[in-house]
RNA sequence: AUGAUUGUAAGGGGAGAGUGUACAAGGGAAUAAUAUUAUUCAGAAUAUUAUCUCCUGUUUGUGCCGCCGAAGGAGCAAACAAUCAGUGAAUCUCUCAGGCAACAAGACUCUUAUAUGACG
Numbered sequence: 001a002u003g004a005u006u007g008u009a010a011g012g013g014g015a016g017a018g019u020g021u022a023c024a025a026g027g028g029a030a031u032a033a034u035a036u037u038a039u040u041c042a043g044a045a046u047a048u049u050a051u052c053u054c055c056u057g058u059u060u061g062u063g064c065c066g067c068c069g070a071a072g073g074a075g076c077a078a079a080c081a082a083u084c085a086g087u088g089a090a091u092c093u094c095u096c097a098g099g100c101a102a103c104a105a106g107a108c109u110c111u112u113a114u115a116u117g118a119c120g
Base pairs, nucleotide, nucleotide: 006115007114008113009112010111011110012109013108018065020064021063022062023061024060025059026056027055028054029053030051031050032049033048034047035046036045037044066100067099068098072096073094074093075092079087080086
């Protein structure tokens, strides 16, 4: 000097599976009553109270069922070892956790920068 590999940072790409359901709170609409304002009158607007009347993934909590695997986590084959034990990978398996509209996350991967410095 070259720059394998590995790490860090930034940016990009990145799958799957119910916007499930029930109850409650919160919110909105409707109706009734009262008060105030304005007005010739009726109607109207605002505020408060009430309602087994309706709506609500536009907000939160709790429960139930179904499902996904690519954060994290756990388990193991060959092989090594050879009394027992033990080491032993994943995109495999499990689904504790996480997730199932969007957002966020996301194994892995690309580019750039930077650190390391294998072989020759």
This is a predicted structure of a 120-nucleotide RNA (Glycine riboswitch aptamer) from Cerasibacillus terrae. Its Rfam family is "Glycine riboswitch aptamer". About the family: This family represents the bacterial glycine riboswitch. Glycine riboswitches usually consist of two metabolite-binding aptamers domains with similar structures in tandem. The aptamers cooperatively bind glycine to regulate the expression of downstream genes. In Bacillus subtilis, this riboswitch is found upstream of the gcvT operon which controls glycine degradation. Its family is annotated with glycine biosynthetic process in the Gene Ontology. Of the family's consensus pairs, 91% are formed in the model. Its mean pLDDT, the model's own confidence on a scale to 100, is 76. It was read from a public genome assembly, where an Rfam model found it.